[in-house]
Molecule: RNase P RNA; transfer RNA
RNA sequence: GCAGCCUGCUAGGCGACCGCUGGCACGUAUGUGCGAGAGGAAAGUCCGGGCAGCAUAGAGCAUGGUAGCCGCUAACGGCGGCCGGGGGAAACCCUAGGGAAAGUGCCACAGAAACAAUACCGCUUCUCUGAAGUAAGGGUGAAAUGAGUAGUGUAAGAGACUACAGCGACGUAUGGUAACAUGCGAAGGAGGUAAACCCUGCCUGCUGCAAGGAGAUCCACAUAAAGAGUAGCUCGCUCGUGGGUCGAUAACCGCUUGAACCGAGUGGCAACACACGGUCUAGAUAGAUGGUCGUCACUGGUUUUCCAGAACAGAACCCGGCUUACAGGCUGGCUGCCCAC
RNA sequence: AGGAGUGUAGCUCAGGUGGCUAGAGCACUGGUCUCCAAAACCAGGUGUCGGGGGUUCGAGUCCCUCCACUCCUG
Numbered sequence: 001g002c003a004g005c006c007u008g009c010u011a012g013g014c015g016a017c018c019g020c021u022g023g024c025a026c027g028u029a030u031g032u033g034c035g036a037g038a039g040g041a042a043a044g045u046c047c048g049g050g051c052a053g054c055a056u057a058g059a060g061c062a063u064g065g066u067a068g069c070c071g072c073u074a075a076c077g078g079c080g081g082c083c084g085g086g087g088g089a090a091a092c093c094c095u096a097g098g099g100a101a102a103g104u105g106c107c108a109c110a111g112a113a114a115c116a117a118u119a120c121c122g123c124u125u126c127u128c129u130g131a132a133g134u135a136a137g138g139g140u141g142a143a144a145u146g147a148g149u150a151g152u153g154u155a156a157g158a159g160a161c162u163a164c165a166g167c168g169a170c171g172u173a174u175g176g177u178a179a180c181a182u183g184c185g186a187a188g189g190a191g192g193u194a195a196a197c198c199c200u201g202c203c204u205g206c207u208g209c210a211a212g213g214a215g216a217u218c219c220a221c222a223u224a225a226a227g228a229g230u231a232g233c234u235c236g237c238u239c240g241u242g243g244g245u246c247g248a249u250a251a252c253c254g255c256u257u258g259a260a261c262c263g264a265g266u267g268g269c270a271a272c273a274c275a276c277g278g279u280c281u282a283g284a285u286a287g288a289u290g291g292u293c294g295u296c297a298c299u300g301g302u303u304u305u306c307c308a309g310a311a312c313a314g315a316a317c318c319c320g321g322c323u324u325a326c327a328g329g330c331u332g333g334c335u336g337c338c339c340a341c
Numbered sequence: 342a343g344g345a346g347u348g349u350a351g352c353u354c355a356g357g358u359g360g361c362u363a364g365a366g367c368a369c370u371g372g373u374c375u376c377c378a379a380a381a382c383c384a385g386g387u388g389u390c391g392g393g394g395g396u397u398c399g400a401g402u403c404c405c406u407c408c409a410c411u412c413c414u415g
Stems, first nucleotide, its partner, number of pairs: 001337006008330003012296007020037002023034004039312001043323002046321005051208004058235004064203004068082005083097001084095004098199002103197002105193003120138002122134005148164005167189001170185006212253002215246007227239003260279004265274003298309004342414007351367004360398001369385005391407005
C1' cells in the first nucleotide's frame, strides 16, 4: 500500500429572542424570578423481573416453555468462557447441540425391496419353461444390513474367517469442576426423521398502573347446603346474598431515588461483583420537550460572495435483555499478500 | 394497554396429517361464427405462495424473525 475480519463511540456545538410542560421561591392577582425538560433505539411488544390485587401464592395432574458443560444475574429463551460439529488459507464466523436400544407414525416418485423383510439384472449348482443358494458386482433412490486393502474359504459367494487400517457405542485408566479429550481392552454392530406424536431433566398460578388505593348505613332473604371469589380439572383456602340511601371520582395518590448515573480503584480470562467519592437527571392526561436569527464545524453545487442538505425516530408504572430501523463521522485490535529500509 | 386472525393468478377463494408439473370461478388474450358486436364454442398465459433465514432428501404447509392489514376487550 492492497484485500479482509472483529469491536467500541457519537448522533452537530455556542449565543440571543419568542413560546410550551412540570418544580421551587416571592407575590397576591392572573404575575415576577430561578432552575429542569426524549432515545440509542423512547419502536416491535418477542422474552425475563420489580411492583399491585387475588391465601404472606398452597398441593397434585394437565397446559405451555426450554434443552452440550460451567459460570454471571433479581430473573431470563439473555450474557461470558469452554467442549463437540460445520465453514474459511487466516483473522474469525455459524450452530433448537438431550433421547431413534420405551412405544407409535411417516419415508412421495423411482426401485425387487424403504426396515426383520426382500433375489430385478448378474453369478453358481441341479432332476434346467423351473427350483435352490448368493447381499461381492450392476441398476433405482435423498437414503439400501457401518466398512477399505490383501488373503483364506466356497459349487459360486459373503466380516463367514484372518492380518493391517478406520467409524460409532460399551468397559476401563489418565487429565479436566464438567461437557469432553487421549490411551488400552474384549465382544460384536438392525437406515433416516423428534422445528412428527412422544419419552427424560429443568422451569412454569392468574390478572396488568384502565393493576390498585373506599366505603358507611338501612331493609329483605338465607343459615350449613348451595353459591361466589381466582385459572383447565381435583383438593385446599377465603367469603353470607340481594336491594335502597349517602359519600367518594373528569380530582388526588400510585408517579418516578432507581437491580440508578458518573469517576477512579480492587478481584475475575470474561460476563460481572465489591468497597469508596460525587450527582439528582421529564412525569404530561388530547398529551410539553418547539420555532426564528447569528456564528462555527460537516457534505454537495457554484466556486470571493451565495444556495441547498443533515439519518432512524420520539417517553406514558419502572427496569434487564433480544430483535428491527439508522445520514454522516470518529476510534481501537487482528489476519493474509506485496514493496521499501 | 392487552388479545385474536389474515396475506396464494388482475379479483374472489381452495389447497386433511410436508411429495411429483400449486388448482377452481370470474376477468383477460387469440381463433371460429357475424356486415360489426354480444352470446355460444375451441385454445391459452397466469403466480419468486407478503419478505428473510433455518429444519428436512424435499416447505404454500413445520420452526424463528420481520413487514402490511383486519378484528375484539376495557